[in-house]
RNA sequence: GCCCCCGUAGCUCAAAGGCUAGAGCAGGUCCCUCAUAAGGACGAGGUUCCUGGUUCGAAUCCAGGCGGGGGCA
Repeated sequence: GCCCCCGUAGCUCAAAGGCUAGAGCAGGUCCCUCAUAAGGACGAGGUUCCUGGUUCGAAUCCAGGCGGGGGCA
């Protein structure tokens, strides 16, 4: 330098053009306990990497950029 894959919550991941963008773990509050752990209940947490484009409508499709991984040279 060229090609391929990936980028969504603190972490690991769903969501295959229209449900209010969800789940598990972590963290928070409460219950339970003499106390801690375990267990239970509740609630919080998102510029879906950035910029443009397509579309009535984009996390999703297209282009470029940035970052990570892999392959070739």